Predicted 3D model of a 509-nucleotide part of an RNA (small-subunit ribosomal RNA, 5' domain) from an uncultured prokaryote. RNAcentral holds the full RNA, with entries from ENA.

Context: one part of a larger RNA
């Protein structure tokens, strides 16, 4: 000098765009953050309104409405959002391999969608329990579940041809084996057609798994480490390779080119600095990884060993009728606590994107916005021109003057910002639909009016005098100032620098 997710002191007008718990991966009240589909299915209210009856208490019917809520079923909940604890590792970056693999939804192309069956929730009746909830009896449906038929094609076994570095790839023959579900529309029914689905195959796309080379922390005051360990054969498991697991066999494997152990740490694109080489760093934005109170486990599923799922154990908090139960903000707000320190329990799904749905639409603290904070960057303003009796006043003085100083007053103007009044968007996707927002912006009005501070002035380093103090009080980044004439302390006048900021502290180059 530059930089910062900064903090502190003094000060503070406006706007645009960013950024905002770096500490306790500490504990969390409350609300919201993942639902949706009635065009899969069985069923199905109430309030209210209207009409009728009435013994004036009420009752019935229609609309509400095949709506709401609950249930079976499907898809989603593995995305999106958060955090950085752990991890020195194929975690990450980069380059490859998969002849060792999987891939819901989507795209393209082909084929099929046939015949049957038994249950169960909701519901009824009922038992236990304070509750959370648990159980029994009876009934019922499906695109829920189960069985049969069919098999182009896939898969498995055996054979042939061909190709390959390859245990295998491709083509082909025989045998075996494997599937399904219906719904809606065309006034009604059937057929037919159309739409939405379902099953299966191939190819693609997307996503993922696994493997390998290379690369990047510190400590040798850590020197030896290892027995599923290293390899082989056979088997099991997996979507798939592999000691991943198991039986048997061999005795190997790693290591001063740093094994093992310890400490620290998420990695990268980037960011900061620097002429570069390099050094530092990994907030925000983007990619990958890991985690979801702590530890362990599997289930479902195309995908998880699953933040707002399940089970077990633990710590903690809460409810309890003491028998037993409930919970997990490292989602968005917010609270306590910690800390030098970090915001609203806001608005909206209008846009972009996501889930479900044929659609209308519903959901979406993702997101879009607004609020708070000079926390940063950028822009603008706090007026412009004229004005010498160089006014008054302050400071100083050699008492002549000098200086603040064209500065002010005063005169003539202007109207940015802020204010008031009126108008008023784009963002919307040809109709509808705007949270922001009566915002941005435009016009008019009045008026210099509402808007300047902070640090420094011995040298480095731009800027000097007076008074007070008297090695005291104090200053200080370094050198050093102060013991009676202090440009270095405190005040004042003057000056210098930066400016809605200026200084200090911390950290990095």
């Nucleotide at each position: 000098g530059a930089a910062c997710g900064a903090a502190c002191g003094c000060u503070g007008g406006c706007g645009g765009c960013g950024u905002g718990c770096c500490u306790a991966a500490c504990a969390c009240a409350u609300g919201c953050a993942a639902g949706u589909c009635g065009a899969a299915c069985g069923a199905g209210a109430a309030a209210g309104u209207u009409u009728c009856c009435u013994u004036c208490g009420g009752g019935a019917a229609a609309c509400c409405a095949g709506u709401a809520a609950a249930g079976u079923g499907g898809c989603g909940c593995a995305a999106g959002g958060g955090u950085g604890a752990g991890u020195a590792a194929c975690a990450c970056g980069u380059g490859a391999a998969u002849a060792a693999u999987c891939u819901g939804c989507c795209u393209a192309a082909g084929a099929a969608u046939u015949c049957g069956g038994g249950a169960u929730a909701a519901c009824u009746c009922u038992g236990c329990g304070a509750a959370a909830g648990c159980g029994g009896u009876g009934c019922u449906a499906a695109u829920a579940c189960c069985g049969g038929a069919u098999a182009a094609g896939a898969c498995c076994a055996c054979g042939u041809u061909u190709c390959u570095u390859a245990u295998g790839g491709a083509a082909u023959g025989u045998g075996g084996c494997c599937a399904a579900a219906g719904g809606a529309g065309u006034c009604u029914c059937a057929a037919a057609c159309u739409c939405c689905g379902u099953u299966u195959u191939u190819a693609g796309a997307u996503g993922a798994g696994u493997u390998c080379g290379c690369g990047g922390a510190c400590c040798a005051u850590u020197a030896g480490c290892u027995u599923g360990u290293u390899g082989g054969c056979g088997g099991g498991a997996u979507a798939a390779c592999a000691g991943c697991c198991c039986a048997c066999c061999a005795a190997g494997g790693c290591a001063a080119c740093g094994a093992u152990g310890g400490u620290u740490a998420g990695c990268c694109g980037g960011c900061c600095u620097g002429a570069g080489a390099g050094g530092g760093u990994g907030a925000a934005c983007g990619g990958c990884c890991a985690c979801a109170c702590u530890g362990g486990a599997a289930c479902u599923g195309a995908g998880a060993c699953a933040c707002g799922g399940u089970c077990c154990a633990g710590a903690c908090u809460c409810c309890u009728a003491c028998g037993g139960g409930a919970g997990g903000c490292a989602g968005c707000a917010g609270u306590g606590g910690g800390g030098a320190a970090u915001a609203u329990u806001g608005c909206g799904c209008a846009a972009u994107g996501g889930g479900c749905g044929a659609a209308a639409g519903c959901c979406u603290g993702a997101c879009g916005c607004a609020g708070c904070a000079a926390u940063g960057c950028c822009g603008c303003g706090u007026g412009a021109g004229g004005g010498a009796u160089g006014a008054a006043g302050g400071a100083u003085u050699u008492u002549g003057g000098u200086u603040c100083g064209u500065a002010a007053a005063c005169c003539u103007c202007u109207g940015u910002c802020a204010a008031a009044u009126g108008g008023g968007a784009a963002g919307a996707a040809u109709u509808c639909u705007g949270a922001c927002g009566g915002u941005a912006c435009c016009a008019u009005u009045a008026a210099a009016g509402g808007a300047a501070g902070c640090c420094c002035c011995g040298g480095c380093u731009a800027a000097c005098u007076c008074c007070g103090u008297g090695c005291c009080a104090g200053c200080a980044g370094c050198c050093g100032c102060g013991g009676u004439a202090a440009u270095a302390c405190g005040g004042a006048g003057g000056g210098g620098g930066c400016a809605a900021g200026c200084g200090u502290u911390g950290u990095u180059c």